SAM riboswitch aptamer (S box leader) from Hymenobacter cavernae, 92 nucleotides, folded computationally.
Its Rfam family is "SAM riboswitch aptamer (S box leader)". Its family is annotated with regulation of gene expression in the Gene Ontology.
């Protein structure tokens, strides 16, 4: 980075470097020097992929949370674009 499929009114922050920006876009709105973004490390959340077990077995129920991901202001922050966006899984 493109394709496909699933999800998307729930959940859950401390602390240390950093030092002005973040919130995907536009436009609102808002967070932020009572410290943004990145990064670190500890923690918590959640169950897609692993795994256990069951069933009417191209799937569904139910469990766990050792691993690989994610994620931890506001409903995906609102409206719009849904041929958007994020995030998984899998191809290529």
């Nucleotide at each position: 980075u493109u394709u496909u499929u699933a999800u998307a009114c729930a959940g859950a922050g401390g602390c240390g470097u950093g030092g002005a920006g973040a919130g995907a876009c536009a436009g609102g709105c808002u967070c932020g020097a009572c410290g943004a973004a990145a990064c670190g490390c500890c923690g918590a959340c959640a169950a897609c992929c692993c795994c256990c077990g069951g069933a009417a077995c191209a799937u569904c129920c139910g469990g766990a949370a050792c691993g690989g991901u994610g994620c931890c202001a506001a409903g995906u922050c609102c409206u719009g674009a849904u041929u958007a966006u994020a995030u998984a899984a899998a191809a290529a």